[in-house]
Context: one part of a larger RNA
RNA sequence: UUGGGUUUAAAGGGUGCGUAGGCUGUUAUAUAAGUCAGCGGUGAAAGUUUUCAGCUUAACUGGAAAAAUGCCGUUGAUACUGAUAGGCUAGAAUAUGGUUGCUGUGGGUGGAAUGUGUGGUGUAGCGGUGAAAUGCUUAGAUAUCACACAGAAUAUCAAUUGCGAAGGCAGCUCACAAAGCCAUUAUUGACGCUGAGGCACGAAAGUGUGGGGAUCAAACAGGAUUAGAUACCCUGGUAGUCCACGCAGUAAACGAUGAAUACUAACUGUAUGCGAUAUACUGUAUGCGGUACAGCGAAAGCGUUAAGUAUUCCACCUGGGGAGUACGUUCGCAAGAAUGAAACUC
Numbered sequence: 001u002u003g004g005g006u007u008u009a010a011a012g013g014g015u016g017c018g019u020a021g022g023c024u025g026u027u028a029u030a031u032a033a034g035u036c037a038g039c040g041g042u043g044a045a046a047g048u049u050u051u052c053a054g055c056u057u058a059a060c061u062g063g064a065a066a067a068a069u070g071c072c073g074u075u076g077a078u079a080c081u082g083a084u085a086g087g088c089u090a091g092a093a094u095a096u097g098g099u100u101g102c103u104g105u106g107g108g109u110g111g112a113a114u115g116u117g118u119g120g121u122g123u124a125g126c127g128g129u130g131a132a133a134u135g136c137u138u139a140g141a142u143a144u145c146a147c148a149c150a151g152a153a154u155a156u157c158a159a160u161u162g163c164g165a166a167g168g169c170a171g172c173u174c175a176c177a178a179a180g181c182c183a184u185u186a187u188u189g190a191c192g193c194u195g196a197g198g199c200a201c202g203a204a205a206g207u208g209u210g211g212g213g214a215u216c217a218a219a220c221a222g223g224a225u226u227a228g229a230u231a232c233c234c235u236g237g238u239a240g241u242c243c244a245c246g247c248a249g250u251a252a253a254c255g256a257u258g259a260a261u262a263c264u265a266a267c268u269g270u271a272u273g274c275g276a277u278a279u280a281c282u283g284u285a286u287g288c289g290g291u292a293c294a295g296c297g298a299a300a301g302c303g304u305u306a307a308g309u310a311u312u313c314c315a316c317c318u319g320g321g322g323a324g325u326a327c328g329u330u331c332g333c334a335a336g337a338a339u340g341a342a343a344c345u346c
Base pairs, nucleotide, nucleotide: 004317005316006315007300008299012314014201015200016199017198021194022193023192025088026087027086031082033081034080035077036076037075038074039073040072041071042070048066049065050064051063052062053061054060091191092188093187094186095184096183097182098181099180100179103177104176105175106174107173108172109171110154114150115149116148117147118146119145120144121143125136126135162169163168206247207246208245209244210243211242216240220236221235222234223233258313259312260311261310262309263308266291267290268289269288270287271286272285273284274283295302296301319346320345321344328339329338330337331336
């Protein structure tokens, strides 16, 4: 390179927006760049292949033909692709009217719990464990009642539920903002799909500055356990956990399954719309689930939310280790991230 693959064997980028590029609905017109056909020119010789001849044969040499699938020119063909100038509405978008939700950002606010403080009642223990001890407590603890303060998280409802591109999102409420879906078919008329680079977002931990600090809790200290115990258990406890503004840019960032379009039996649960007179029943659309036909698969299994049948575009894989290491480069305050080998070895 050809070919083959990417749920679990190596392999889908963490997610979106989008540039270049690639691909692109339907109809008729004109064109002839691609495409196809004919003809002409050229495609050096040697070499190669076929055949004939010359050295006794062969190697070797010579003649002839073929081949040279190419390039250029010219004359035609017009189905397909392209470029040209029109039309269409099935894709896409917009408008109008509804509707849904733990969607986002910024305010306000509630109760339970926890901890602390003050005061009251009250007296000898409390706490903790497998058992203990460290720890707290007659300077009155634990328990209990009242009041106050602080920070963080929002029981029940709660679900195989819902929303979001992903990360993720849950007390109540207000403001602002965004999105999906449904209905009417009104408007535009292919405006579409994908997307190398690029840009944006991106859990937790980490990091900078400034706040905050109730709980929990790396590090650390002590008590146990143990042969030891730099652990598991216990008592404490600092960063952190929370907020604002930056940085960082990674995760089993998982459905371990890229995005889009079309097609391919059914049954069943559920969420939200719409229609018919209605909450029953039923139809339909969009989601979220469970079975399962065909088909696929090494199997497990997947199965209209495909891992089936096809098309387009992107990303990635090519034995294990060495190694996501070294070197170089880019980014970062740092931690480190991204890119990413080879020797050697089995």